[in-house]
RNA sequence: GGCCCCAUCGUCUAGAGGCUUAGGACAACCGGCUUUCGAUCGGACAACACGGGUUCAAAUCCCGUUGGGGCUU
Numbered sequence: 001g002g003c004c005c006c007a008u009c010g011u012c013u014a015g016a017g018g019c020u021u022a023g024g025a026c027a028a029c030c031g032g033c034u035u036u037c038g039a040u041c042g043g044a045c046a047a048c049a050c051g052g053g054u055u056c057a058a059a060u061c062c063c064g065u066u067g068g069g070g071c072u073u
Stems, first nucleotide, its partner, number of pairs: 001072007010026004018056001029043004049065005
């Protein structure tokens, strides 16, 4: 250099064109319980890498960029 795959809350992940305000688990935070901690219960916050395109409608499909991984001369 060529080809292929991947990118979603702090972390791991669900989603396969309209079903929900993008859901869940863990962590952290706040509160209940407890003398305190832990365990447990409740709550709130938090994400679609970026730019275009297709479409009535895009996290989802297409192209490109960036980053990561693999194969190969």